Background:
A computed fold for a 266-nucleotide RNA from a Clostridia bacterium, annotated as Bacterial large signal recognition particle RNA. Model confidence (mean pLDDT): 77 of 100. A source record names the gene ffs. Taxonomically the source falls in Clostridia (Bacteria, Bacillati, Bacillota).

[in-house]
């Protein structure tokens, strides 16, 4: 150096999840690069890290190591945006009180603002009345017997006159019932253009007197107080991501460079 045969290797790799850790079976990114099973209480391994079973290629530029070019895609961790909730804040916005201004409207010499007296409304005692309820007085009804009078009949006593009790019935009453108009007492209270008496912070209406020309609503400004719902701002925990940075892991792709088996013939 060639030929033959047999073996090593290779027949895909990454990311995140899971897991002691490594593959598989999930979901992604390259990419085209066997074939069959089984795998969620998951399946098999152990750092040489998928199992069984076949099957192709076969020492190669195609395996293997070690670097370098590119750089899909992902993860971390932070910014930035945006967003839920909670904390604070008191910038707008709101309410309220005071001023001060400008136009409006009402209103005022038949007397404003402001000041003094003073009365209602308001609370509390009381009192009078009105409603109500009860009672008293009247009127009416009203007792089979255990209310009174009078007692037909009828009963008893008597020789007889005559007497006795006495039902029925009438009358007059208790109790009780129903009515009553005005009176008489006693209660009560969501009653009153009502008296008398104390009390009252503020409105709110009224009377009188001092005074002698503004005042009152509305809008604007401004000050000072308040509330903290709405807007706005700050912060803090958390989500979200079509973005930006670092790290970091990386298929793919370039291209250097080492290594590369036995056996048997010529």
């Nucleotide at each position: 150096u060639c030929a033959u045969a047999c073996c090593a290797g290779c027949c895909g790799g990454g990311a995140c999840a899971u897991u002691a850790g490594c593959g598989g079976g999930g979901u992604c990114c390259u990419g085209u690069a066997c074939c069959u099973g089984a795998a969620g209480u998951c399946c098999g391994c152990u750092a040489u890290a998928g199992c069984a079973g076949g099957g192709g290629u076969g020492g190669u530029u195609u395996c293997c190591u070690g670097g370098u070019u590119u750089g899909a895609g992902g993860a971390c961790u932070g910014a930035a945006u945006c967003u839920u909730a909670a904390u604070a804040u008191a910038u707008c916005a709101c309410c309220g009180u005071a001023u001060u201004u400008u136009u409006a409207u009402g209103u005022g010499u038949u007397g404003a603002a402001g000041g003094g007296c003073g009365g209602g409304u308001c609370c509390c005692g009381u009192g009078c009345g009105a409603u109500c309820g009860g009672u008293c007085g009247c009127c009416g009804u009203g007792a089979a017997c255990c209310a009174u009078g009078u007692c037909a009949g009828g009963u008893g006593g008597g020789g007889a006159a005559c007497c006795a009790a006495g039902c029925a019935g009438c009358a007059u009453u208790a109790a009780g019932c129903g009515g009553u108009u005005u009176u008489u007492c006693c209660g009560a209270u969501g009653u009153g253009c009502c008296g008398c008496g104390g009390g009252g912070c503020g409105g709110c209406c009224u009377g009188c007197c001092c005074g002698g020309a503004g005042c009152a609503u509305a809008g604007g400004a401004u000050a000072c107080g308040g509330a903290a719902c709405g807007a706005g701002u700050a912060u803090u925990c958390g989500g979200a991501u079509a973005u930006c940075a670092u790290u970091u892991c990386g298929a793919u792709c370039u291209u250097c460079a080492g290594g590369u088996g036995u056996a048997u013939g010529a």